[in-house]
């Protein structure tokens, strides 16, 4: 050097196929209750420029582009 894939909350991941309503879950972490404490269960809370620019549209985590990280294959 080309060719595929993956990239969304501290972590592991759905949502992309077929653009639309506040982007969501589990664990973790915070608070409540509960308990002699303490774990576990159970209630609620917080936590996201949806890797980055740019473009297409009323409207983009989805579609186009370039580029960045990382991983597999080809030379």
């Nucleotide at each position: 050097g080309g060719g595929c894939g993956u990239g969304u909350a501290g972590c592991u991941c759905a949502g992309c196929u077929u653009g639309g309503a506040u982007a969501g879950a589990g664990c973790a972490u915070c608070g409540g209750a509960c308990u002699c404490c303490u774990a576990a269960g159970c209630c609620g809370g917080a936590g996201g420029u949806c890797g980055g620019g740019g473009g297409u549209u009323c409207a983009a985590a989805u579609c186009c582009u370039c580029c960045c990280a990382c991983g597999c294959c080809c030379g």
This is a predicted structure of a 75-nucleotide RNA (transfer RNA) from a Candidatus Woesearchaeota archaeon. The sequence is in RNAcentral, with records from ENA. Rfam family: tRNA. Rfam classes the family as a transfer RNA.